[in-house]
RNA sequence: CCAAUGCUUUAGGGGUGCUUUCCCGUUGACGUAAGAACGGGAGGCUGAGAAUAACCCUCAUAACCUGCUCAGGAUAAUGCCUGCGAAGGGAAAAGUAACGGAACCCUC
Numbered sequence: 001c002c003a004a005u006g007c008u009u010u011a012g013g014g015g016u017g018c019u020u021u022c023c024c025g026u027u028g029a030c031g032u033a034a035g036a037a038c039g040g041g042a043g044g045c046u047g048a049g050a051a052u053a054a055c056c057c058u059c060a061u062a063a064c065c066u067g068c069u070c071a072g073g074a075u076a077a078u079g080c081c082u083g084c085g086a087a088g089g090g091a092a093a094a095g096u097a098a099c100g101g102a103a104c105c106c107u108c
Base pairs, nucleotide, nucleotide: 001101002100005097006096007095008094009093010092011058012057013056014055017045018044019043021042022041023040024039025038026037027036064089065088066087070083071082072081073080
């Protein structure tokens, strides 16, 4: 001097689905009841996170988006799992510690 990888501060980026259960409302139907569709709420599933002053991520092979109303496998169902994916895009700076490495000087 470079530097894997951490930490701190500030700034910034991102996602929020499914429904085997229950309640309420609306629509429509209707003799009544039941069933259907949509919306809201409470539960349940996966996950770091499914609206919280939380979680994750910031140069990147995975925070996240596109492809994707994708493909295969599971499930009550769903990006639930895997592939696509060494694809394309994607938000940063400073300080500090440092695996490890290079050069020079001095000594032997």